[in-house]
């Protein structure tokens, strides 16, 4: 970089640091010297991969469904991916607002 699945659930304390941070741009909204963000440690959450088991199908080891946290590889632990931005549809009190679907971008896993 490409493909694919998921993204409204869940889970925080301590130490260090010291000013911005919430991916980028814009707008909004929020977090932050009662120390954010980041790093480290520990704890936890979850169940993508891996593992174990059950069932079914196929048949020469695979496929599908389900269960188990197993703690092996990741991931995650403010706010829906914090919200909006583009397109379409519906409704309304129509320079707009609200709702829905999709797209774009992004994050994470798996594969290439």
């Nucleotide at each position: 970089u490409c493909u694919u699945a998921u993204c409204u659930a869940g889970a925080a304390c301590g130490g260090c640091c010291g000013a911005g941070g919430g991916a980028a741009c814009a707008g909004g909204c929020c977090c932050c010297a009662u120390g954010a963000c980041g790093c480290c440690g520990u704890a936890g959450c979850a169940a993508c991969c891996g593992g174990u088991c059950u069932c079914a199908a196929a048949u020469u080891u695979u496929u599908g469904a389900g269960a188990c946290g197993c703690a092996g590889g990741u991931g995650c632990u403010a706010a829906c991916u914090c919200c909006u931005g583009c397109u379409c549809c519906g409704c309304c009190u129509u320079u707009g607002g609200c709702g829905g679907a999709g797209g774009g971008a992004g994050a994470u896993g798996a594969g290439a």